RNAcentral holds the sequence, with entries from Ribocentre. c-di-GMP-I riboswitch aptamer, 82 nucleotides, folded computationally. The coordinates come from a structure-prediction model, not an experiment, and the mean pLDDT is 79. Of the family's consensus pairs, 95% are formed in the model.
RNA sequence: UGAAAAGUGCAAAACCAUCAAAAGGUGGUGACGCAAAAUCUCCGGUCUAAAGGAAUUUUCUUAUGACAGCGAGAUUGCCAUA
Numbered sequence: 001u002g003a004a005a006a007g008u009g010c011a012a013a014a015c016c017a018u019c020a021a022a023a024g025g026u027g028g029u030g031a032c033g034c035a036a037a038a039u040c041u042c043c044g045g046u047c048u049a050a051a052g053g054a055a056u057u058u059u060c061u062u063a064u065g066a067c068a069g070c071g072a073g074a075u076u077g078c079c080a081u082a
Stems, first nucleotide, its partner, number of pairs: 001080002009034002014029006032069001038075004043071002045067003052061003
C1' cells in the first nucleotide's frame, strides 16, 4: 500500500423470542457489507425523553438513558506486495 488469490474472523436489513418508558440492548435465524465491522474512550455528532422543569391539556425543554457498522483518538493484529 490493498489489483488478484487462499485461509480465518465479524455480521446489515428483515423475522422470532426476551429486557427497557423509549432510544436501544441480548439470543436465534439470516448475509448487506467489513482487513481492523478487533478491543478501549462518548471527545464531536446523532437518537430517545421515563422522572424533573416550563407552559397548561398536549406541546416545549432537559441525560442521569443509548449509538463504536457516523466522524475522531489510543492499543493490538491475518494474508499478499514493496